Predicted 3D model of a 425-nucleotide RNA (Bacterial RNase P class A) from Bythopirellula goksoeyrii. It matches the Rfam family "Bacterial RNase P class A". Rfam links the family to the GO terms tRNA processing, dimeric ribonuclease P complex and ribonuclease P activity. Rfam's curators write: Ribonuclease P (RNase P) is a ubiquitous endoribonuclease, found in archaea, bacteria and eukarya as well as chloroplasts and mitochondria. The sequence is in RNAcentral, with records from ENA.

RNA sequence: GGAGUGAACCGGGAGACCGCCGGUUUGCCUUGUGCAAACGGGAGGAAAGUCCGGGCACCAAUGGACAGGGUGGUGGGUAACGCCCACCGAUCGUGAGAUUAGGGAAAGUGCCACAGAAAACAUACCGCCGAUGGGAGUGGUUAGCGUUUUGCAAUUAGCGAAUGAAUUUCUUGCUAAUGGUUAAACGCUAACCACUCCACAGGCAAGGGUGAAAAGGUGCGGUAAGAGCGCACCAGCAGACGGGGUGACUCGUUUGGCUUGGUAAACCCCACCCGGUGCAAGGCCAAACAGAGGGCAGAGUUCGUCCGACUCGUUACGACCCUCGGGUAGGCCGCUAAAGGCCGCGGGUAACCGUGGACGUAGAUGAAUGGUCGCCAAUCCACUUCGGUGGAUCACAGAACCCGGCUUAUAGGUUCUCUCCGGAU
Numbered sequence: 001g002g003a004g005u006g007a008a009c010c011g012g013g014a015g016a017c018c019g020c021c022g023g024u025u026u027g028c029c030u031u032g033u034g035c036a037a038a039c040g041g042g043a044g045g046a047a048a049g050u051c052c053g054g055g056c057a058c059c060a061a062u063g064g065a066c067a068g069g070g071u072g073g074u075g076g077g078u079a080a081c082g083c084c085c086a087c088c089g090a091u092c093g094u095g096a097g098a099u100u101a102g103g104g105a106a107a108g109u110g111c112c113a114c115a116g117a118a119a120a121c122a123u124a125c126c127g128c129c130g131a132u133g134g135g136a137g138u139g140g141u142u143a144g145c146g147u148u149u150u151g152c153a154a155u156u157a158g159c160g161a162a163u164g165a166a167u168u169u170c171u172u173g174c175u176a177a178u179g180g181u182u183a184a185a186c187g188c189u190a191a192c193c194a195c196u197c198c199a200c201a202g203g204c205a206a207g208g209g210u211g212a213a214a215a216g217g218u219g220c221g222g223u224a225a226g227a228g229c230g231c232a233c234c235a236g237c238a239g240a241c242g243g244g245g246u247g248a249c250u251c252g253u254u255u256g257g258c259u260u261g262g263u264a265a266a267c268c269c270c271a272c273c274c275g276g277u278g279c280a281a282g283g284c285c286a287a288a289c290a291g292a293g294g295g296c297a298g299a300g301u302u303c304g305u306c307c308g309a310c311u312c313g314u315u316a317c318g319a320c321c322c323u324c325g326g327g328u329a330g331g332c333c334g335c336u337a338a339a340g341g342c343c344g345c346g347g348g349u350a351a352c353c354g355u356g357g358a359c360g361u362a363g364a365u366g367a368a369u370g371g372u373c374g375c376c377a378a379u380c381c382a383c384u385u386c387g388g389u390g391g392a393u394c395a396c397a398g399a400a401c402c403c404g405g406c407u408u409a410u411a412g413g414u415u416c417u418c419u420c421c422g423g424a425u
Base pairs, nucleotide, nucleotide: 001421002420003419004418006416007415008414009413010412012376013375015373016372017371018370020042021041023039024038025037026036027035028034029032044396048407049406051405052404053403054402055401056278057277058276059275063307064306065305066304068274069273070272071271072270073087074086075085076084077083088102089100090099091098092097103269104268108267109266110263111262112261125208126207127204128203129202132201133200134198135197136196137195138194139193140192141191142190143189144188145187146186147185148184149183151181152180154178155177156176157175158174159173160170161169162168216234217233218232219231220230221229235259236258237256238255239254240253241252242251243250244249282333283332284331285330291324292323293322294321295320298312299311300310301309340359342357343356344355345354346353347352378393379392380391381390382389383388
């Protein structure tokens, strides 16, 4: 110097003239809602919203249950609260800080569009596997069978040889046939082995896809392929032990492969709390009056329902309830001293509490607190000789019995606190 965070305050000033409301004192008189004079006072930080809590008033006193409503981490504050303070958790932010409708999803019900195979006792679209069962093929080995070839021996026949001759001898020679056997080749069958293909049955939820979200994460092993299937580390959950804290909670050690969404500001469950109506409450004085019909054995008893208890009453008078209709509605009180604010001291991290002191701060009722004039201030624009000049604007918005809060609106200005970025010393 820039950009932010949190908090507090002001939100026009003074004057002149005229005009309102209320109070005090004094005086006057026709004693009244009277007149006159003097002196003080007179709309907010939100007076708005009517969202909470009360004071006060009445119901107005018989008890209980339900319904209904509210709140929702812990501890404090307060008359009380759904408020305030401090702290804890979660989310966001570099941070100072901000937000938080912050108990329960394993009591139950519901919902999660579209996409996706499947959205929770959920699921197989793409895909991966080929261990097991199945199908197909190739090769090898073994065994069996068949065929062919070849070698060998046997038998038969012929030739041939020997013999004087023979239905004798010779397979020492040749030819043919038959069966057997060795080897080889081929074919078929079976078994075994190896390989290849298919992916029917089967296995997978690891990879990919869809989505806001899809069965914890990373790595290693294992497996046919995988998977916490196992292991290491981490995260979550459950348990045990120990430390800190009033508590919510938090830190640490350790055990366990236990590990499948979200949503309750959806219904619901749990814990705690809660009478109703409200100043048009409610009182006093004055004024004015016209009733008619119906109800039920029931009616009433601080809003609703039920039960109990009590009172009145029971063939219609009602003091009760309902419907329709007529009249009056003027004044006074309530009405402003308040759980009041301000200053000092003490306690407390704080909210706030205690105590002392001075102050006393609108009370209208078709509704006061205002109107006019110029000057100064603030903001913006233009010009400027930097002295100023001119113009425009000047926020949100008005008490109504009174307080404590929350929420919303707000031109402009002032002060303090802390954080981040950049620079200089």